[in-house]
RNA sequence: GAGCAGCUUCUGGAGAGUUCGUUUAUUUACGACGCCGAAGGAUUCACAAUCUCAGGCAAAAGGACAGAAGAGUAAC
Numbered sequence: 001g002a003g004c005a006g007c008u009u010c011u012g013g014a015g016a017g018u019u020c021g022u023u024u025a026u027u028u029a030c031g032a033c034g035c036c037g038a039a040g041g042a043u044u045c046a047c048a049a050u051c052u053c054a055g056g057c058a059a060a061a062g063g064a065c066a067g068a069a070g071a072g073u074a075a076c
Stems, first nucleotide, its partner, number of pairs: 001076001007070006017033001019032004034057003040053001041051003
């Protein structure tokens, strides 16, 4: 100098009951039944697929993944 993975910032980002009951100042807490798969996790030689422990089922938040920028560690 270069700049994988990973990290930071910004942007996009699906699915499934804003169901019922009790409760709370509150989108607070709890319970029942139904449901989702794209944090994570498990099953698998691997992938696909499956499970749903956790998570989630209006919005918000979260969100695999993708794009741009930045610093910077390796290979070279």
Molecule: Glycine riboswitch aptamer
Organism: Evansella vedderi